Two RNAs folded together computationally: RNase P RNA and transfer RNA, 431 nucleotides in total.

RNA sequence: UGGAGUGGGUGCAUGAUCGCUCCGGCCCGACGCCGGAGAGGAAAGUCCGAACUCUGCAGGGCAGGAUGGUUCGUAACCCGAACCCCGGGCGACCGGGGGAAAGUGCCACAGAAAACAGACCGCCUGAUCGAAUCAGGUAAGGGUGAAACGGCGAGGUAAGAGCUCACCGCUUCCCUGGUGACAGGGAAGGCACGGCAAACCCCAUCCAGAGCAAGACCAAAUAGGGAGAUGUUUGAGGGCGGCCCGUCCGAGAUCUCCGGGUAGGUUGCACGAGGCGUUGGGCGACCGGCGUCCCAGUUAAAUGAUCAUGGCCCCGCAAGGGGUACAGAAUUCGGCUUACAGCCCACUCCAUUCU
RNA sequence: GGCGGCGUAGCCAAGUGGCUAAGGCAGUGGUCUGCAAAACCAUUAUUCAGCGGUUCGAAUCCGCUCGCCGCCUCCA
Numbered sequence: 001u002g003g004a005g006u007g008g009g010u011g012c013a014u015g016a017u018c019g020c021u022c023c024g025g026c027c028c029g030a031c032g033c034c035g036g037a038g039a040g041g042a043a044a045g046u047c048c049g050a051a052c053u054c055u056g057c058a059g060g061g062c063a064g065g066a067u068g069g070u071u072c073g074u075a076a077c078c079c080g081a082a083c084c085c086c087g088g089g090c091g092a093c094c095g096g097g098g099g100a101a102a103g104u105g106c107c108a109c110a111g112a113a114a115a116c117a118g119a120c121c122g123c124c125u126g127a128u129c130g131a132a133u134c135a136g137g138u139a140a141g142g143g144u145g146a147a148a149c150g151g152c153g154a155g156g157u158a159a160g161a162g163c164u165c166a167c168c169g170c171u172u173c174c175c176u177g178g179u180g181a182c183a184g185g186g187a188a189g190g191c192a193c194g195g196c197a198a199a200c201c202c203c204a205u206c207c208a209g210a211g212c213a214a215g216a217c218c219a220a221a222u223a224g225g226g227a228g229a230u231g232u233u234u235g236a237g238g239g240c241g242g243c244c245c246g247u248c249c250g251a252g253a254u255c256u257c258c259g260g261g262u263a264g265g266u267u268g269c270a271c272g273a274g275g276c277g278u279u280g281g282g283c284g285a286c287c288g289g290c291g292u293c294c295c296a297g298u299u300a301a302a303u304g305a306u307c308a309u310g311g312c313c314c315c316g317c318a319a320g321g322g323g324u325a326c327a328g329a330a331u332u333c334g335g336c337u338u339a340c341a342g343c344c345c346a347c348u349c350c351a352u353u354c355u
Numbered sequence: 356g357g358c359g360g361c362g363u364a365g366c367c368a369a370g371u372g373g374c375u376a377a378g379g380c381a382g383u384g385g386u387c388u389g390c391a392a393a394a395c396c397a398u399u400a401u402u403c404a405g406c407g408g409u410u411c412g413a414a415u416c417c418g419c420u421c422g423c424c425g426c427c428u429c430c431a
Base pairs, nucleotide, nucleotide: 001351002350003349004348005347006346007345008344009343010342012310013309014308015307016306017305018304020038021037022036023035024034025033026032040326044337045336047335048334049333050332051331052211053210054209055208059245060244061243062242064207065206066205067204068203069083070082071081072080073079084097085096086095087094088093098202099201103200104199105196106195107194120142121141122138123137124136125135126134127133150168151167153165154164155163169191170189171188172187173186174185175184176183177182215267216266217265218264225258226257227256228255229254230253237249238248239247260430261429263428274293275292276291277290278289279288280287281286311324312323313322314321315320356427357426358425359424360423361422362421365380366379367378373411382398383397384396385395386394404420405419406418407417408416
C1' cells in the first nucleotide's frame, strides 16, 4: 500500500415561527399564562423466557410439548461466556454438536447385491487339448449408485482373502492429567458395528391454562325478556384445560342461541431483575460496594410542520442542483431474529514493497 | 395491542419425503355441423408465497421473512 476477519459506537446539528400530549405552579375549578418533559437500536417480527393478574390450578397416571457436547452466568430461557470434539479456510476466523452395538421403519432410479450378506463381468481350478458350457473356489480388479461390508503397503496363494505382519482406524480393559466434555500413554482383540432421529423412538432435564381487550372499582341505562338442550340424589353440568382415576361445588339450576342496555370515568400504568459514573472480584458472561439521576404515557388518535444557517455524500469547470438510511412506543422487563444510507473506533490475519 | 389459522395453474382443489405434482371449471387450438351448442382429442405449474437449512432426494420436515383471513371491550 492492497485485500480480508472479528467486535463495538454513531444514526445529522443549531436557531426562529406556528401547533400537539402529559406534569407542576398561579388556583378551589375552567379558560389563559409561565416553567419542565416528550420514540428506538431496533419501539418491528411476536420467536423464546419471566414479572404481574385471573381461572377457588388439591393430587396421581397416560398422552402431548420443549431443550440437547461440558462447566459456568442468570429471576428464567430455543439466551450468553469460556472450554472440548468434528468439519472448512494458507491464516485471523467461521460452521456444526446426546443415542443408529434397545427396538421399529425408510434408503426411489441404477446396480449381481442396499444391510441378512451375496456374486453380473472378471480371476483361478477341474470335467477336457482348445472354444463354449457346467461344477467349485475367490472378493484383489471393473461397472452402478448419494452410499458397496475397515484403509494402505508387504508377505502369502492355483487365484485370492485380516489368511499373516507393520502403520492408521475401530472395539474392550487399564494407567495418568482435568470439576467435566475430553486428552495422552499402554495392553489385548483380526474387525463384529453403512446412512437417516429437522422418521417413529430411547435417555436426561423442564413444562397447568389464559392473557393488561388479564384483572379491580365507580357511575349510567335496560325487559333481570324469549327459545332450545340436559337434569334434580339412580345426580346433568362445572372447577378440569386432550383423556382416565380421584376430589370439590351442585338445584326454579347449568349450558347454547336470540333479544335488551351502555359506547362513560378511575385504576392496573410508569422506581424498575432501572439508567449513568466510579471502584473491587472474575479469562469471560457476570456479580458486589459507593455516589448520582427520575427519564414518553394515547380518545387503541400526542411526540409534528415550515423557514434559515451549517455539517456529510453524489452530480457539475463553475454558478448551482439533488440526497441525508431502516423505521415509530401501547402493561413492563431479559434475550433472539429480521430491516438499516453513510461515517467512525479498536484488535487481528494474508500478500507485496522498503528499512 | 393480544391470540389463532391459511398460502399448490385464471378459479376450486388432491397430494404429508421418491420416478413426468391427480382431478374439475374456465381459456386456446382441432374434429363434428349449413352455423352454433353438446360431445371427443390435444394443450396450460420452466420456481407448490419467498429465502436459507436437514436429507442421496423437499410442495411435504425445521427456521426466518412476506401477504391474506378470523376471534377477543363493558352491564344485566
It holds a member of the Rfam family "Bacterial RNase P class A". Rfam classes the family as a ribozyme. The coordinates come from a structure-prediction model, not an experiment, and the mean pLDDT is 78.